Transfer RNA from a Candidatus Saccharimonadales bacterium, 74 nucleotides, folded computationally. Rfam family: tRNA. From the family's description: Transfer RNA (tRNA) molecules are approximately 80 nucleotides in length. The family's RNA type in Rfam is transfer RNA.
RNA sequence: GCCCCGGUAGCUCAGUGGAUUAGAGCAAGACGGUUCUAACGUCAAGGUCGGGGGUUCGAGUCCCUCCCGGGGUG
Repeated sequence: GCCCCGGUAGCUCAGUGGAUUAGAGCAAGACGGUUCUAACGUCAAGGUCGGGGGUUCGAGUCCCUCCCGGGGUG
């Protein structure tokens, strides 16, 4: 240099046939629970879906470009 895979919540990931309102588990928080702690239960919060641009009535999803990580190859 070229090819492939990946980047979504603090962490690990799902969602890739374009429209359910962006989700799950864990962590952390509040409350309940307990003599106290824990287990457990309930609730709330947490995201510019890597950056930018484009297509579309509508983009996490399609197209272009750039950045970052991993693998392969000369």